[in-house]
Context: one part of a larger RNA
RNA sequence: CGUUGCAAGUUUGAGUGGCCUCAACCGUAGUACGAGAGGACUCGGUUGGACGGACCCCUGGUGAUCCAGUUGCACCGCUUGGUGCACCGCUGGGUAGCUACGUCCGGCAGGGAUAACCGCUGAAAGCAUCUAAGCGGGAAGCCUCCCACAAGAUCAUACUUGCUUGUCUUUGACGUGAGACCCCUGGAAGACCACCAGGUUGAUAGGCCGCGCGUGUAAGGGCUGAGAGGCCUUCAGCGGAGCGGUACUAACGGUCGAACCGAUCA
Numbered sequence: 001c002g003u004u005g006c007a008a009g010u011u012u013g014a015g016u017g018g019c020c021u022c023a024a025c026c027g028u029a030g031u032a033c034g035a036g037a038g039g040a041c042u043c044g045g046u047u048g049g050a051c052g053g054a055c056c057c058c059u060g061g062u063g064a065u066c067c068a069g070u071u072g073c074a075c076c077g078c079u080u081g082g083u084g085c086a087c088c089g090c091u092g093g094g095u096a097g098c099u100a101c102g103u104c105c106g107g108c109a110g111g112g113a114u115a116a117c118c119g120c121u122g123a124a125a126g127c128a129u130c131u132a133a134g135c136g137g138g139a140a141g142c143c144u145c146c147c148a149c150a151a152g153a154u155c156a157u158a159c160u161u162g163c164u165u166g167u168c169u170u171u172g173a174c175g176u177g178a179g180a181c182c183c184c185u186g187g188a189a190g191a192c193c194a195c196c197a198g199g200u201u202g203a204u205a206g207g208c209c210g211c212g213c214g215u216g217u218a219a220g221g222g223c224u225g226a227g228a229g230g231c232c233u234u235c236a237g238c239g240g241a242g243c244g245g246u247a248c249u250a251a252c253g254g255u256c257g258a259a260c261c262g263a264u265c266a
Stems, first nucleotide, its partner, number of pairs: 001152001005163006015149004021049007033038001051106005059100004066093005071086006110144003117137004166174003179256004183199005204250003207246005213239003220233005
């Protein structure tokens, strides 16, 4: 821009893509077959591999600074207590998120038309013949079925709801107005854009409060010990993302935005 007024939401599915995999074991059965050795077709069931999708409850990983321990040096005048640098200094753990090594799910079944092939009826050709007319069966393959996208599918779908068609000095201006956008606060959304949740009639983010979770018992004080240290205060102290609550802080301020034809009546 189009989809023949402007919007919001919900949709159908033309079409496109994906998937559609492999093996072992058990029963049938040590049966058929075979002198024996050996050893099935078929049908049913079970499990697994690889592959794919989703997810983080479990098991793990990461978790660049969440907690603790600790070495050397420097600094805060000294001690105590801390901070900085040394690969995140090193080490032990670890929430959310992201993940696989983790968990769950998938390939099925069914329908249609067929290939090779197997048939029915059946002549040409008194017989025979699956074929010449006609009618069946038949594959991991084809079309469906399943999953995802999908109306720029220009033959541009359909449905629901909301709103406009008013005034004037009429090539236009102003007004009403569903809704939308810019902008702002943000996000398990994201390269940007988009998408989603919000913008005071507000819990969108931060802060604060509570809870969860992590670390593992802070500092100061007291008691004890020659001291290192131990015990008590103390399941303490500290804390990123998690779950709630609470307007304390920040969501300020702007813009755009829609009717032609016909009929009837006055």
Predicted 3D model of a 266-nucleotide part of an RNA (large-subunit ribosomal RNA, domain VI) from a Phycisphaerales bacterium. The source organism's lineage runs through Bacteria, Pseudomonadati, Planctomycetota, Phycisphaerae and Phycisphaerales.